[in-house]
RNA sequence: CGAGUCGAUCAAGUGAUCGCUGGUGGCCCAAGACGCUUCGGCGUCGCGGGCUACUGGAGGAAAGUCCGGGCUCCGCAGGACAGGGUGGUCGGUAACGCCGACCGACCGUGAGGUUAGGGCAAGUGCAACAGAAAGCAAACCGCCGAACGACCGUUCCGCUUCGCGCGGGGUGGUGCGUGGUAAGGGUGAAACGGUGAGGUAAGAGCUCACCAGCGGGUAAGGCGACUUACUCGGCUAGGUAAACCCCACCCGGAGCAAGGUUAGACAGAUGGGAAGUCGUCGUCUUCGGACGACGGCGCGAAGCGGUCCGUUUCGCUCGACCAUCGGGUAAACCGCGCCGAGGCGACAAGCAAUUGUCGCCCCAGAUAAAUGAUCACUCGCGACAGAACCCGGCUUAUCGAUCGACUCGUUUU
RNA sequence: GGCGUCGUGGCCGAAUGGCUAGGCAGCGGAUUGCAAAUCCGUAUAUCCCAGUUCGAUUCUGGGCGGCGCCU
Repeated sequence: CGAGUCGAUCAAGUGAUCGCUGGUGGCCCAAGACGCUUCGGCGUCGCGGGCUACUGGAGGAAAGUCCGGGCUCCGCAGGACAGGGUGGUCGGUAACGCCGACCGACCGUGAGGUUAGGGCAAGUGCAACAGAAAGCAAACCGCCGAACGACCGUUCCGCUUCGCGCGGGGUGGUGCGUGGUAAGGGUGAAACGGUGAGGUAAGAGCUCACCAGCGGGUAAGGCGACUUACUCGGCUAGGUAAACCCCACCCGGAGCAAGGUUAGACAGAUGGGAAGUCGUCGUCUUCGGACGACGGCGCGAAGCGGUCCGUUUCGCUCGACCAUCGGGUAAACCGCGCCGAGGCGACAAGCAAUUGUCGCCCCAGAUAAAUGAUCACUCGCGACAGAACCCGGCUUAUCGAUCGACUCGUUUU
Repeated sequence: GGCGUCGUGGCCGAAUGGCUAGGCAGCGGAUUGCAAAUCCGUAUAUCCCAGUUCGAUUCUGGGCGGCGCCU
């Protein structure tokens, strides 16, 4: 100098004028309430509104709503099953499917990057087309002729009706049948280790050596995932679990339109709908009993938003409760932004994520819902985009600028 | 604001991970004096981007869009 990797920060700036919105202070108007009253008023509080001063006012993603939590209600969040989720190890955290470090695999010359990364030597399933064969074996072309048979030739022996006629044995051939084979060819995404030697009829982990890979054991290192070394075994165990499934761990449901307070409005109808009994105590008594309270058992309803168990509450008789249809309201306040898993800085622990201590700060908050307009100057001419209960992450969108750490190549010293 | 559900030719709509059915509409031809009906033929698709898999409409993640519900 060129090419790149990782991380962090910023997200046009400055000034003037006008405007929007939250808070605090001051002044003015003022519904209404209370007190005093000589009934004319006066004083205090003040819904709401106006003016004015000071001051706060969108983001790194406010987005998607994909995870996790706080908060609220359902019952305090129980057990089993079902259902859902996660999946190397160790740590961080309120928690997570997030983050950090490390291990394994893959990619890159490298800095580095990616990784849903438990289990198909538990079970079940799936693999179109092609191909002989798709899961435990099989045999299309090819190779072989060892074994059995067939046919052809040759030779020996025996029998002989003396005809190579019959029987038997040896040997050579054909590759015809039964057969052997998985080296080679071919198909496929995938075909049951690779190379060499021995071996064989031809071959083959059939045997051996080396290599790859698998399982077991031992030793060393590491908290661990795992790594390294030695040894034994069988000679290879295919793919797919973002297929069912198995294993381990986690998960109760709903969501601020949750939920609460106040005020106001209205009309109910139809259907379903249970079972009581015993004991104790008290009161009354016509001494038969009646009523009430508590407890046990039973029955019913509702809740624990899938089912069962278990449990809680209510009811046991003119009606609790449930279902369907219908009617009404659509206001105000709280939740809600002063205090948070808050922000900034320093120090300490840790490789890091993160945590601890100290100091400083308070930093948007509405309900039609606020950030804009004009002018001037500067530059690199300005991207994606707007809070709605609140946080931690992830993902997606994004013109660009600056800084830091590092790698590779070339040149020079 | 929150929650749920769906996406296949122009329209409706099926599909067990293995060549995306079928109907209507369109176009061309036949038939007809001309049309309709009928018959024959034909073109057109899995919302987008990644991943798992030999292979994805289907399974998984992300994005985009439509529809429904809440007091």

This is a predicted complex of two RNAs, RNase P RNA and transfer RNA, with 484 nucleotides together.
Rfam match: Bacterial RNase P class A. The family's RNA type in Rfam is ribozyme.
Model confidence (mean pLDDT): 77 of 100.